[in-house]
RNA sequence: GCCGUUAUAGCUCAGUUGGUAGAGCGCCGCAUUCGUAAUGCGUAGGUCGCGGGUUCGAGUCCCGCUUACGGCU
Numbered sequence: 001g002c003c004g005u006u007a008u009a010g011c012u013c014a015g016u017u018g019g020u021a022g023a024g025c026g027c028c029g030c031a032u033u034c035g036u037a038a039u040g041c042g043u044a045g046g047u048c049g050c051g052g053g054u055u056c057g058a059g060u061c062c063c064g065c066u067u068a069c070g071g072c073u
Stems, first nucleotide, its partner, number of pairs: 001072005007066001010025004019056001028042004049065005
């Protein structure tokens, strides 16, 4: 230099042919308990890596850049 993969909640990851952004764990609150753990219920938490484009509508499609990993020369 070229190619592929990757970037979504605090962490690990889903997200189907473009149509309201989700789960588990964790945090916090409540219930239960003499108390803790476990269990049950509930709340909060996201400019979907950055910048543009297409579209009535983009996490998803297109372009550029960046990050991480891998491959080729």
Background
The RNA shown here (transfer RNA) has 73 nucleotides and comes from a Paludibacteraceae bacterium. It matches the Rfam family "tRNA". Rfam links the family to the GO term triplet codon-amino acid adaptor activity. The sequence is in RNAcentral, with records from ENA.